[in-house]
RNA sequence: GCGCCGGUAGUGUAGCCUGGUAUCACAGAGGCUUGCCAAGCCCCUAACCCGGGUUCAAAUCCCGGCCGGCGCA
Repeated sequence: GCGCCGGUAGUGUAGCCUGGUAUCACAGAGGCUUGCCAAGCCCCUAACCCGGGUUCAAAUCCCGGCCGGCGCA
């Protein structure tokens, strides 16, 4: 330098092909339960790597860039 894969709450992850409310778990806050704790149950908080384009609408499609991994040279 070229190619492929990946980047989403504090952490891990689904959703992307086929555009329409962003999923689940853990963590954190509150509550129920208990003599207390733990467990269990309910509820809340919190995220789409950056810029541009297409579109009524982009995490998703297109272009460029950044970071990480693998391969080729």
A computed fold for a 73-nucleotide RNA from a Methanomicrobia archaeon, annotated as transfer RNA. RNAcentral holds the sequence, with entries from ENA and MGnify. It matches the Rfam family "tRNA". Gene Ontology term of the family: triplet codon-amino acid adaptor activity. By type it is a transfer RNA. Taxonomically the source falls in Methanomicrobia (Archaea, Methanobacteriati, Methanobacteriota).